[in-house]
Context: one part of a larger RNA
RNA sequence: UGACGGGGGCCCGCACAAGCGGUGGAGCAUGUGGUUUAAUUCGAUGGUACGCGAGGAACCUUACCAGGGCUUGACAUAGGAGGUACGGCGGCAGAGAUGCCGCUUCCCGCAAGGGGUCUCUUACAGGUGCUGCAUGGCUGUCGUCAGCUCGUGCUGUGAAGUGUUGGGUUAAGUCCCGCAACGAGCGCAACCCCUGCUGUCUGUUACCAACAGGUAAUGCUGGGGACUCGGACGGUACUGCCGGUGACAAACCGGAGGAAGGUGGGGACGACGUCAAGUCAUCAUGGCCCUUAUGUCCUGGGCUACACACGUGCUACAAUGGUCGGUACAAAGCGCAGCGAAACGGCGACGUGGAGCAAAUCGCAGAAAGCCGAUCUCAGUACAGAUUGAAGUCUGAAACUCGACUUCAUGAAGGUGGAAUCGCUAGUAAUCGCGCAUCAGCAUGGCGCGGUGAAUACGUUCCCAGGCCUUGUACA
Numbered sequence: 001u002g003a004c005g006g007g008g009g010c011c012c013g014c015a016c017a018a019g020c021g022g023u024g025g026a027g028c029a030u031g032u033g034g035u036u037u038a039a040u041u042c043g044a045u046g047g048u049a050c051g052c053g054a055g056g057a058a059c060c061u062u063a064c065c066a067g068g069g070c071u072u073g074a075c076a077u078a079g080g081a082g083g084u085a086c087g088g089c090g091g092c093a094g095a096g097a098u099g100c101c102g103c104u105u106c107c108c109g110c111a112a113g114g115g116g117u118c119u120c121u122u123a124c125a126g127g128u129g130c131u132g133c134a135u136g137g138c139u140g141u142c143g144u145c146a147g148c149u150c151g152u153g154c155u156g157u158g159a160a161g162u163g164u165u166g167g168g169u170u171a172a173g174u175c176c177c178g179c180a181a182c183g184a185g186c187g188c189a190a191c192c193c194c195u196g197c198u199g200u201c202u203g204u205u206a207c208c209a210a211c212a213g214g215u216a217a218u219g220c221u222g223g224g225g226a227c228u229c230g231g232a233c234g235g236u237a238c239u240g241c242c243g244g245u246g247a248c249a250a251a252c253c254g255g256a257g258g259a260a261g262g263u264g265g266g267g268a269c270g271a272c273g274u275c276a277a278g279u280c281a282u283c284a285u286g287g288c289c290c291u292u293a294u295g296u297c298c299u300g301g302g303c304u305a306c307a308c309a310c311g312u313g314c315u316a317c318a319a320u321g322g323u324c325g326g327u328a329c330a331a332a333g334c335g336c337a338g339c340g341a342a343a344c345g346g347c348g349a350c351g352u353g354g355a356g357c358a359a360a361u362c363g364c365a366g367a368a369a370g371c372c373g374a375u376c377u378c379a380g381u382a383c384a385g386a387u388u389g390a391a392g393u394c395u396g397a398a399a400c401u402c403g404a405c406u407u408c409a410u411g412a413a414g415g416u417g418g419a420a421u422c423g424c425u426a427g428u429a430a431u432c433g434c435g436c437a438u439c440a441g442c443a444u445g446g447c448g449c450g451g452u453g454a455a456u457a458c459g460u461u462c463c464c465a466g467g468c469c470u471u472g473u474a475c476a
Stems, first nucleotide, its partner, number of pairs: 001476002003473003007470005013464001015460002019424005026315008034306002042053002064301007073124001077123008087104007106115003126290002129288003135284002137279003140275001142273001147186006153162003166177003192267004197235007207224002211222003238261001241255005317417001321376007333364003338357002343352003383414001388409007430452007
C1' cells in the first nucleotide's frame, strides 16, 4: 500500500421488510448430468454452465459410428511430360460414391502457340486434430457500481502520502464550502435514437368537417387541406418563477403555471481493472501432431437412446371457470422461386382457383382476453388433456428409426404442491392475443408488438451484494 475480520461509523440496491404472482408436487416440452450405445460428435459447469453456442439435427447440416470408395486429392497456386475440348444427352452395373459404353460438341491466332480440360509427376493442398495456461479478435462478470489515474508542487531516508481526506449535498469523485495543494485525463452527466405536448411546411396509397353526386352498403366519386395520420424542420423543462429550510453556498421541501417537474419515461452507451473467466468448433494465428489418413467422397445409422437426478418452461388441477351462439376494439411486422383475395369442394387439416400486390393502395389478417345471451352446478365432472388406436392433410426425392397438423375414438396423472427458492415498485407485475428471424417442413424457445391492468413499500434491526472513512492483523 492492499486484502481480510462472526471490528466500528456513514450510505445505497426488489438486498430484506410490505405486497402480487410463480418454481419445488402432476403430465408434457426443452437443456444438462448419469447410464446405455458401434456412435449416442464437440464445447459451456458456483454466482458469471444447464430453452447456453444451436436465429430452427428426417437426408443435407454433421464435426460421431458402421460399411463401400479415392490418394496432388472435395478446394488453391506454380512447374515438367503426354493427350485432348470441358461439357451435354442416353444406356448398363452399383446402396450410392463411382466405373464402363454410345451419341454429340470448342474459342483466339496465318502459324508457332495461348485459353480450357484429362492422365502421369513434383512442389504442395487439407485437418471441426491438440494447446483459450503461447495468442489476436470478440464476449461474460463485478457493474451503469462511482470509481480509476496522471503532471507539477509539497511532506517523508524510503515504500509512499497529499490531491481523491474533512463539513454539507447528489442518482453520481454531482455540485458547494474548507484545506499544501494547483490543475488535468479516463469514467458520471450532456450531446444520439424512440416516446409524451405543440407550431410551420408538405399532402398520396392516408384522412373526410363543410359542399355536390351516387349506393342495398362503403371516402364510393367530384372535391377539400379543416381533423386524424405519415414525413421534414423547429419550439418546449432550465430548479427558470414563488414561499420555506440551509452556511449568504451547493442543495432540499412545498407550491404555481404547464402535455410533461426536478435525470419526464425507455434505449444505445460499460472507466482502470478482476476472474491464467469463456471461445484454437465463427474467424484469424505461434507451436506440436496426421499425410493411401486425424485428409476427402458416398450409403445407412447416430446426435431423438432411458432405471434415474437437476435446471428452464408450457398446460392444468376449474365456476373470477368450461362449452355453444352473437358482437366490438390494436400495434408492430412480413410478402415475387413470395403474400395469396372472391368463389367452389371438404366436418376439418387442406384442396381447386387465381383477382390484386415489389404494397400507407393488395394480401398474410378472424386479434384474443372483453361485452351480450344460453347452458353446465362442484363431480376426477360438459375440469384437465397425457397416452393409445384408426383414418387423413401438408412439406419434401424420401416422414420406419425421427416432422408438423386434422378428424373420430380413447381418456392417464393432476383437487393448488414439503424443506426450500425465484421474479417484480407502474402502464410495472399479472393476464390476453399478434408478428418476426431461422426456415422446404418443424417453436411451449428467442426477439419484438400492442389489449386489459393491480397490490404494496412502516422502515433499514436482520440475510445478500456493493461504495466511502476508520480500526486490528502472525496474510500478500